Bacterial RNase P class A from a Deltaproteobacteria bacterium, 389 nucleotides, folded computationally.
């Protein structure tokens, strides 16, 4: 110059008219007027986690469910975050994990394959028999007989899992010797298991020994460890209005009907009326909840770090059919076109012209994460490549 990793940040300014919502402050003929400051996000989204809060509620056990799942911090807590071990990718810089347990059970792995887990023999291979050729030696009454090798079809019978084939995966894997052919059959590395020494808070790492060594899949079902009331601001609290103290059925009144905020079952506590249907009425009422918070920013300090301590400034929307807009200009930025400079070229500079002013997008109680979506820009640090000094 090229390519490519990680991490921060912004996502419009500004000036002028008009229009809205709130707090403070002043006046007021109570209709409102004046003045000063405020007033949409990095995700405000998803509604997935965790809380604060409120309400059941005085509220305990077990059973079932649910959730997390290496290890050691962090945090109010998390299923988030830091950091590290293990494993995977990548030349690197980085990045990703579905990380407990398969020797407690049960299941699953279509077809294909012989066979898929106390799972095997389809081609091969190697041995013997059965036949057939051909050879050799010895003997021989010359008809032949006995012994040893070798080739080759077919069937049998026995060995074999090293080569080959099926599949997504075939009893570790590589290389020797062995063997009749082969196989941990035996050796030697590698892996796998148990032990034991160092280092580590661990999680694991390394170094001896010893052993021949029953796959995979638990984001199947299952053990294991931990852990877990519930419902949600439309929770809730207060006021006001209105109606028909209406009909019908069941239970029941301490020998207890019902009720107690996921399911069952104890156990506890309220209980005199409770449950249900038909039928009416308020109202889509009003105040509150409702914004000062595990808050935000500097700074210093202890830490690899997430974050913790110390000081110090500061108050940054509450709306309620839903405010925070709309115009016009200037400017920052961006496309796109020219005209000149600089450069060997990719390109870059100033100027001028037209066009935009974008992307995702929109608070309703409030916070920490996570995920997703985003036009365009700008900061810092890494890597790997070519080239020049």
């Nucleotide at each position: 110059c090229g390519g490519a990793g990680a991490g921060g940040c912004c996502g419009g300014g500004u000036g002028a008219u008009c229009g809205c919502c709130g707090g403070c402050g002043g006046g007021u003929u109570c209709g409102c007027c004046c003045g000063c400051g405020g007033g949409a996000g990095g995700a405000a989204a998803g509604u997935c986690c965790g809380a604060g809060c409120u309400c059941c509620a005085u509220a305990g056990g077990a059973c079932g469910g649910g959730a997390u799942g290496c290890c050691a911090g962090g945090u109010a807590a998390c299923g988030c975050c830091u950091g590290g071990u293990g494993g995977g990718g990548g030349u690197g810089a980085c990045c990703c994990c579905g990380a407990g347990g398969a020797a407690a059970g049960u299941g699953c792995a279509a077809c294909a394959g012989a066979g898929a887990g106390u799972a095997u023999a389809c081609c091969g291979c190697c041995u013997c028999g059965c036949g057939a050729c051909g050879u050799c030696g010895g003997c021989u009454u010359c008809g032949g007989c006995c012994g040893g090798g070798g080739u080759c079809u077919c069937c049998g019978a026995g060995g074999u899992a090293a080569g080959g084939g099926u599949g997504a995966a075939a009893g570790g894997g590589u290389g020797a010797g062995g063997u009749a052919a082969g196989a941990g059959c035996u050796c030697a590395c590698c892996g796998g298991g148990c032990c034991g020494g160092c280092g580590g808070u661990a999680a694991c790492g390394u170094c001896g020994g010893c052993u021949g060594c029953a796959g995979g899949c638990a984001a199947a079902c299952c053990c294991c460890a931990u852990u877990c009331g519930g419902a949600g601001c439309a929770a809730g609290a207060c006021g006001g209005a209105a109606u028909a103290g209406g009909g019908g059925a069941g239970c029941g009144u301490u020998c207890g009907a019902g009720g107690g905020u996921g399911g069952u079952c104890c156990g506890c506590c309220c209980g005199a009326g409770c449950u249900u249907c038909c039928g009416g009425g308020u109202u889509g009422c009003g105040u509150u909840g409702c914004u000062c918070g595990a808050g935000g920013c500097c700074c210093g300090u202890g830490g690899u770090g997430a974050c913790g301590c110390g000081g110090g400034c500061c108050c940054u929307a509450g709306a309620u059919g839903a405010a925070u807009g709309a115009u016009c200009g200037c400017c920052a930025g961006c496309c796109g076109g020219g005209u000149c400079c600089g450069g060997c070229g990719a390109c870059g500079g100033c100027c001028c012209c037209g066009g935009c002013g974008g992307a995702c997008a929109a608070a309703a109680c409030u916070c920490g994460g996570c995920u997703u979506a985003u036009a365009g820009g700008c900061c810092c640090c890494u890597c790997c490549g070519a080239c020049c000094g």

Overview:
The sequence was found by an Rfam model in a public genome assembly.